Predicted 3D model of an 89-nucleotide RNA (c-di-GMP-I riboswitch aptamer) from Paenibacillus dendrobii.
Its mean pLDDT, the model's own confidence on a scale to 100, is 85.
The sequence is in RNAcentral, with records from Rfam.
RNA sequence: UAUUGACAAAGGCAAACCCAUUGAAAGAUGGGGGCGCAAAGCUAUAGGAGCUAACGCGAUGCAAGUCGCCAUGCUAGCCAGUUACCGAU
Numbered sequence: 001u002a003u004u005g006a007c008a009a010a011g012g013c014a015a016a017c018c019c020a021u022u023g024a025a026a027g028a029u030g031g032g033g034g035c036g037c038a039a040a041g042c043u044a045u046a047g048g049a050g051c052u053a054a055c056g057c058g059a060u061g062c063a064a065g066u067c068g069c070c071a072u073g074c075u076a077g078c079c080a081g082u083u084a085c086c087g088a089u
Stems, first nucleotide, its partner, number of pairs: 002089004012037002017032006035077001041082003047079002049075003056069005
C1' cells in the first nucleotide's frame, strides 16, 4: 500500500419501547433500554432514494373546515461519498 473481518485484545455505537424536553409534523436532544452494527464515525450543498407538509399556492365551502401540490424541514441504522482503530493475509 492492497485485500480482508477470526467465538483474538482494547474499546466504541445503540433499534424497538418507556420517561422528559422540543417541533406544525417528520424528526431531534437527554435519561433508561439493547434489536443490531467492522465504520451504526463524518457528510443531507456531489448524487439517487425515502419521511413530513408548517408557510405558500390551488380546489371546495357562507364560514369553520376539508382535500391536493410544494422543502425552505428531516433520514447517514436505505444506497452513496469520505476519513479512520485493531487483527489477519